[in-house]
RNA sequence: GACAAGGGCAAAACCGCCGAAAGGCGGUGACGCAAAGCCACAGGUCUACAGCCAAACCGGCGACGGGGCGGCCAAGACGGCUGGGUUACCGAA
Numbered sequence: 001g002a003c004a005a006g007g008g009c010a011a012a013a014c015c016g017c018c019g020a021a022a023g024g025c026g027g028u029g030a031c032g033c034a035a036a037g038c039c040a041c042a043g044g045u046c047u048a049c050a051g052c053c054a055a056a057c058c059g060g061c062g063a064c065g066g067g068g069c070g071g072c073c074a075a076g077a078c079g080g081c082u083g084g085g086u087u088a089c090c091g092a093a
Base pairs, nucleotide, nucleotide: 001090008033009032013028014027015026016025017024018023031080037086038085039084041083042082043081044078045077046076051072052071053070057066058065059064
């Protein structure tokens, strides 16, 4: 791939658990999906615990110490964002 057959997966939302978060897992649930099976390899996106920088302010004669608004950052995450890799059910004209 066909308004075929038999099947499959499960968005949002809600509940429980895990996580700093993004998000994940389970249940309910179906918006959708022909690889919405599997792999974070490339691009992209999301998050920022830790780490680095660091404002106000406080202490100190000072060097500096405390403080931590805010910023940076993936080694975290997303395959239901795209590409790539890999495996696979059915199948008419």
Predicted 3D model of a 93-nucleotide RNA (c-di-GMP-I riboswitch aptamer) from a soil metagenome. The coordinates come from a structure-prediction model, not an experiment, and the mean pLDDT is 87. The RNAcentral record of the sequence draws on MGnify.